[in-house]
RNA sequence: UGCAAGUCGAACGGCAGAACGCGAGGAGCUUGCUCCUUGGCGACGAGUGGCGGACGGGUGAGUAAUACUUAGGAAUCUGCCCAGUAGUGGGGGACAACUCGAGGAAACUCGAGCUAAUACCGCAUACGCCCUACGGGGGAAAGCGGAGGAUCUUUCGGGACUUCGCGCUAUUGGAUGAGCCUAAGUCGGAUUAGCUUGUUGGUGGGGUAAAGGCCUACCAAGGCGACGAUCCGUAGCUGGUCUGAGAGGACGAUCAGCCACACUGGGACUGAGACACGGCCCAGACUCCUACGGGAGGCAGCAGUGGGGAAUAUUGGACAAUGGGGGCAACCCUGAUCCAGCAAUGCCGCGUGUGUGAAGAAGGCCUGCGGGUUGUAAAGCACUUUCAGUAGAGAAGAAAAGCCUAGGGUUAAUACCCCUGGGUCUUGACGUAACCUACAGAAGAAGCACCGGCUAACUCCGUGCCAGCAGCCGCGGUAAUACGGAGGGUGCGAGCGUUAAUCGGAAUUACUGGGCGUAAAGCGCGCGUAGGCGGCCCGGUCAGUCGGAUGUGAAAGCCCUGGGCUCAACCUGGGAAUUGCAUUCGAUACUGCCGGGCUAGAGUAUGGUAGAGGGUAGUGGAAUUCCCGAUGUAGCGGUGAAAUGCGUAGAUAUCGGGAGGAACACCAGUGGCGAAGGCGGCUGCCUGGACCAAUACUGACGCUGAGGCGCGAAAGCGUGGGGAGCAAACAGGAUUAGAUACCCUGGUAGUCCACGCCGUAAACGAUGAGAACUAGCCGUUGGGGGCCUUAGUGCCUUUAGUGGCGCAGCUAACGCAAUAAGUUCUCCGCCUGGGGAGUACGGCCGCAAGGUUAAAACUCAAAGGAAUUGACGGGGGCCCGCACAAGCGGUGGAGCAUGUGGUUUAAUUCGAUGCAACGCGCAGAACCUUACCUGGGUUUGACAUCCCGCGAACUUCCCUGAAAGGGGAAGGUGCCUUCGGGAACGCGGUGACAGGUGCUGCAUGGCUGUCGUCAGCUCGUGUCGUGAGAUGUUGGGUUAAGUCCCGCAACGAGCGCAACCCUUGUCCUUAGUUGCCAGCGGUUCGGCCGGGCACUCUAGGGAGACUGCCGGUGUCAAACCGGAGGAGGGUGGGGAUGACGUCAAGUCCUCAUGGCCCUUAUGCCCAGGGCUACACACGUGCUACAAUGGUCGGCACAGAGGGCCGCAACACAGUGAUGUGUAGCUAAUCCCAAAAAGCCGGUCUCAGUCCGGAUUGGAGUCUGCAACUCGACUCCAUGAAGUUGGAAUCGCUAGUAAUCGCGGAUCAGCAUGCCGCGGUGAAUAAGUUCCCGGGCCUUGUACACACCGCCCGUCACAUCAUGGAAGCUGCUCGAACCAGAAGUCGGUUACCUAACCUUCGGGAGGGUGCU
Repeated sequence: UGCAAGUCGAACGGCAGAACGCGAGGAGCUUGCUCCUUGGCGACGAGUGGCGGACGGGUGAGUAAUACUUAGGAAUCUGCCCAGUAGUGGGGGACAACUCGAGGAAACUCGAGCUAAUACCGCAUACGCCCUACGGGGGAAAGCGGAGGAUCUUUCGGGACUUCGCGCUAUUGGAUGAGCCUAAGUCGGAUUAGCUUGUUGGUGGGGUAAAGGCCUACCAAGGCGACGAUCCGUAGCUGGUCUGAGAGGACGAUCAGCCACACUGGGACUGAGACACGGCCCAGACUCCUACGGGAGGCAGCAGUGGGGAAUAUUGGACAAUGGGGGCAACCCUGAUCCAGCAAUGCCGCGUGUGUGAAGAAGGCCUGCGGGUUGUAAAGCACUUUCAGUAGAGAAGAAAAGCCUAGGGUUAAUACCCCUGGGUCUUGACGUAACCUACAGAAGAAGCACCGGCUAACUCCGUGCCAGCAGCCGCGGUAAUACGGAGGGUGCGAGCGUUAAUCGGAAUUACUGGGCGUAAAGCGCGCGUAGGCGGCCCGGUCAGUCGGAUGUGAAAGCCCUGGGCUCAACCUGGGAAUUGCAUUCGAUACUGCCGGGCUAGAGUAUGGUAGAGGGUAGUGGAAUUCCCGAUGUAGCGGUGAAAUGCGUAGAUAUCGGGAGGAACACCAGUGGCGAAGGCGGCUGCCUGGACCAAUACUGACGCUGAGGCGCGAAAGCGUGGGGAGCAAACAGGAUUAGAUACCCUGGUAGUCCACGCCGUAAACGAUGAGAACUAGCCGUUGGGGGCCUUAGUGCCUUUAGUGGCGCAGCUAACGCAAUAAGUUCUCCGCCUGGGGAGUACGGCCGCAAGGUUAAAACUCAAAGGAAUUGACGGGGGCCCGCACAAGCGGUGGAGCAUGUGGUUUAAUUCGAUGCAACGCGCAGAACCUUACCUGGGUUUGACAUCCCGCGAACUUCCCUGAAAGGGGAAGGUGCCUUCGGGAACGCGGUGACAGGUGCUGCAUGGCUGUCGUCAGCUCGUGUCGUGAGAUGUUGGGUUAAGUCCCGCAACGAGCGCAACCCUUGUCCUUAGUUGCCAGCGGUUCGGCCGGGCACUCUAGGGAGACUGCCGGUGUCAAACCGGAGGAGGGUGGGGAUGACGUCAAGUCCUCAUGGCCCUUAUGCCCAGGGCUACACACGUGCUACAAUGGUCGGCACAGAGGGCCGCAACACAGUGAUGUGUAGCUAAUCCCAAAAAGCCGGUCUCAGUCCGGAUUGGAGUCUGCAACUCGACUCCAUGAAGUUGGAAUCGCUAGUAAUCGCGGAUCAGCAUGCCGCGGUGAAUAAGUUCCCGGGCCUUGUACACACCGCCCGUCACAUCAUGGAAGCUGCUCGAACCAGAAGUCGGUUACCUAACCUUCGGGAGGGUGCU
C1' cells in the first nucleotide's frame, strides 16, 4: 500500500451519477439511425429495514487455576434447523433518505419541512404460555412474491377471492451450541510456615438465563495448611511428538479439541449469542492530518515494509472444487480454501549411463628401482535414451444450476412450485500440468566429510612446541599414518559436514533398578508426638485386592490388514489398541475396619545378685607447695651441653610443728556400671537401671520415630567464691642463619566449687534402632542347676554381658564373621565428581565466641578407596667389600713431563666431561699422518663400474714452477688369437656416477664403559588372588656365592655362581737337540769333545686335593672349628670368563648404515703453517729434597721377550753419543745383553751440600728429502725451585705394598706413558660403632621422570568470576492515602416529550440534564 464481510429491490421510500436494454411520447431527418422527455420494468450509488459482521482466519502475552484432561451432576438459555399445536384481524403516529437553511479547514454537526415499510406503538383475539393470595390477572403477529380464472368490486391501473411458496406471532418437544457445579489429575522453590474478615457457615432480601457471599443486612466464629496453605519463579492445556527394551525422560511446530488475547488498561451497548481482531465510549503511549480550533488510526487476517536476529517465503492466480454469509433464485462476497511461486528445510522416488575392453597406455603418486598403485578406470569398440530438450497427442478432478420433457406430490386446477428420470446446453484457477508417442545424441547433470585410538580407511612431501589440529585421550621441539598439501583409501551421496538442542548409553537419582566400617554418606546420645509397620484363633463387613458386564476413553496419529496414485513417500476402507475413569454384578485368601477370645511379644508382682551408675553430706592418709622453729654450709637447680633462676639477708639437704588446695598410688584386670558424654580413697542418706530363678497376673498394652523435649567431654562466656600443683598468654635463658618453636627458669587466665549459658569433638566400633535365623573352639565377669568329691576344688549344663580365633556367606580389597559388614523383615537419618565450602546471603539460637540450616558464580579432569610391584627413608633387622678401623707408601707444596679447561690465534682439527673425561681415542703430530689455516691448482675427478677413441706396459732425460702441475725429447714393441680382435696397463673424451673425518650416537648396527665377578635375574606347569600380582626366590641354619641342607603349595628348569679352559706350585711317565753333565774317558780347561740322558730344563701325557680321614660343635643335616698326613687344605695363587637389565652412558672421526646437506665444492692435489701458542686453573706422572744416602772402584745372581729393509759379537777410533770394519744368527745354537738394587772396599759428615738436577751457553752424534718453528742422545760449562708439603685425598691384606732394574709393541728417529718380566721383600687387621657402596627380609609413603621426588603458604604483577560495600538507580509485589475518565445500577427538586389513557386539567411512559 492493496485486499481479507457482506448481502437482500421477492421488506421500504426512492432514482443521485454514468452506461445499457425494454415500454411510451416527441424532435431531427440520411425511414432506420441519432438525440430529448417520460415510465422506473430489468437493474441500482446512498438511505430506512432484515439477516450476517459472536463463524471462518491469526497469535500464545496473560493464566499454576474463573484454565485443561477424565468421569460425573442439576438450578439454565439456545437465532437459523427439524417435528407438533394455535394464529397471522383491525388501526395509529413518526423518523431517515430528500428539500431548504446554518456552522466547520476537515471529520462531521445543527435547525426547519415532506415521506414509506417486514421500522415503531396501541386495540382485538389467547389452545397452549406466564404470574397468583387460586378469587383472578397478564401478554402476540407483517407482510412479500408466483400463478389462476369461476364470483364480487373498481378511479379500469387494479383490488377482493382461490392456491402455492417464502415470511411473521405464541407455545411444546427435539437437535445443535453455550453457561454453571463436583471429584481426581496437572512444573520448581520451605533460604516462602503460617494464610484468611465477604473471610467460613446460617437467615431475610436483592440479582442472574441459571445454583451460589454473586451482592447486601443481621447472627455465629469459622475456613485452609507439613497429604505443603500463603508467597515467589516459570508455564497456555490436551490428543499427541521425539527418545527409550520397558518404566520413564524431554517437548506441546505442522493437523485436531479446549482456553485466553486482539495497540495498553477500563467500560458497557446491541444481540439468540460479545463485554465483540477488521463495532462503540473513556483514559494512556505511539503514528498521521490540521486553517492549531480540532480530528483520524490499530496486520497476533493474506501478501508486503522496516527493525531485531544465526535464521524463516510472493505486495501471485481462482472461486473450477470443498465449505461459509446473504438471497426464492440467478447470483454476489469469501487472502477460509484450492492452486501456483520461493527455500535440498524434511520424507520418498529417479537420473548423471550400460556391456566389452590389458599394450595392464600416457600422466600422477610411491618404490627395496625389480616394480607397485590409480586401474577396466580411461581411450577404443558395441549398445541404451529414463530425466532434461524439441514436436505432437492428451484423461480425471464436473456434480449441479439453467432450458425442454415424462412420472409423482400439492391444488378446484392441466397453472405455479417441489421430487425423481430422460434429453439439451454451459461451467477448469492449476495447465506450456499428469500420462502417451516421435526425434537426436553419452549427449546437459557429483559432491561433501573423514583416514592416531574410540571408528571403516596409509603413504610421500613441506613444517620443526612454529604454523596449526583437537569430541575425549592427546598430536607438533628435523624421519608427524594426528598440522598443511598431494597420491591413494573409507563412508555417505544430491547431498555431506559443522553448530545448537532432546532422549539414550547413565543401574550416573536406582518404582522397575543403587548405596552409607575405610571410596560421598549413621543425627553425639536418649525420651517421645504425628506418621509408617505390627503376634495367634473365630465371626461379620467388602474399603483396598481379584474377576465379569455396560458406558465412555472425539477424529487424526502409532500398530495390523485391504485398496488407490507405474513404486514409494502420500491418500483411503476396516480392525486392533487407547494399559484410564465411571456404573453395576460377583469372589473373600490376604490387608483394612467392627465384634469376641488366647498367651509365645511386652509389662506387673514375689525372692535374690553384682556393680568407679547418679546426687548429696561427712571423713582419711600419702605427696607437692608455703609458713614457723631447729641442725647445717656453699652451693642448689637444670640440660645433649649450658644459662636465666634460687642461695652467705643462710638456699638445697635433714628433722619437728602448722596452713591450704587439688587428686585418690597399690588393689587394677581386652574387669565392672551407664543411653551416650562418662564414672575410681572410705562412710552414711536419697535414687535410676540391669541380671537370675520360680510361679501368679494383665492380655498386643509392641517396634521405629519427621517435627519437639531432654542429656551432652574439653575449651570458652557471665556472677560470686577458691587457688596447692600444673599451666595457654607473657617474660627471661638457651638452640639456630633466624627460632614469635621444640629444651630450661619463672608465670597469669584457666584447671576446683555454686548458679546460669554454650551445644560442639577422630562425640569412633569412623559400623542407627528393633526382631528372627545361620558350624565350631578357647578365655573372662554376674547369676541358676547337676555330678564326682580326699572338702583342694574340679567337671557338665543354662542364662545375661565382655574378649580372642575361625567355617559358610558377604566384601573392590582390607577385612567382618551369633556383639555380622552373613540371610531376611520394619522404621528413621544420610549420600550423588573434586575445589569453591560446611563458606556467602537470609532465617533461627547465643551475652559473646560462635552454632545450626545452607547455596551460586567460577574452576579442574580428576579428587578418592583398597591392594600390588618398585624406588626412597637423618625406619628396623641380618650380611658383605682396603668401606672404615689398624698399618705401609703416596698425591695435594717444588722443578719438569703429559693430558684437560681457559685464553690466544689465520688455524691452534675433532671427539671424551662426577664416580665411569683429563699419560683418554694417540702402540709414538718435524714432512707424511692431518681431519685445521693461508696460498697455488683441478673438475667424470686421488679411488670403483660401464661406453668410445688412441697407445703395449714401461724406462730415461730437458725446460718452467715452492710443489702440484704444464710443455717437450728419446728408448721400448711384450702375452693370447678363429687374424676380426681380445686380456692387463696407460692417455684422452661423454655421461651415468664417484667423493665427503660434512650434520644427526636423541634414527641405528657393531663394539665398549659402568653398577659388578655384585649374587642376583627369570621361565614352564601347578596353586592362591576378581586383578595388578604372589608362591617358587620367603623361613631356620650355612656359604665367597639363589653355595648347600632342613622346612614349606609347590615341583622342576634356564641365564648367572661354582666347575670344565690357560698359567703357576709337587711327583711320575714319554722324548733327548740347539738343552743338561752325576758317573767314565779325553781336553786347548770353554759341556769343548767322546759318551750318557740320571738330574736341571724343554713340551706332550698322566697322578694329586675330595672337607677324603680323626675329634668337637651343629637339628642324626648342610656346614664350621681344630688336627693328622701331604709339595699344596678347605675356591691353593693368578688369568680368561661379565646374568636380566640401568645410565636416550660413549663412539656416524675405526667400520657399517637410514635420513638430511655439498657437487668447478663441504670433493681432490700441492707448498708452507698449525695441532708443540701461554697471564692462569685442574688431573695423571717422573725426579727430588738426601747418610737405610750420594759418589768411585771391584765382585755376583734373573725372567720374559725381540731380531734379515733386522739383531750385531769381537776388534779399532773417540771423554762420549757414536763411527769404521765384519764374524755369527731366519734363532733352547748367534746377537740385543751391561741386569739393577745387592755384596766388598774407599770417600763425603748434615751443608741448599760431592744432595737436587731445572734452566741456559758452547761443542757434537744419530735418524731422516728436511731437526728453524718442532726430535732424541753425548760432552764441557751453568747449577733454579726444593730441607718431606694446608684443607683435603689415593693405593695396598703376601711373594702383596714398597723398592730395583730388564724387555716389547708403536717406530726412520722420538717415552717419565702403556703392556709385560723377574730381583729384594715388609707392616697391620681376624673387628663392624661410624663414613661410602652393595645384597636379603621387613615397615611407612600423598614418590613412579621414582627424594636431584612430591609439595604448602605469603608476597609481586596481570586477568576472570563471585560475595560484601557508603550511596545512586530500574523493575516487581504489598499496605495506606491523594486525584479520578467513560460506563452500569440507583436517585432526581431542572427541562423536553408523537402514538396509549383522560374528567382534557393532566397522567402513564420516554428522553435530556444533574447526582
Small-subunit ribosomal RNA from an uncultured prokaryote, 1411 nucleotides, folded computationally. Its Rfam family is "Bacterial small subunit ribosomal RNA". Its mean pLDDT, the model's own confidence on a scale to 100, is 84.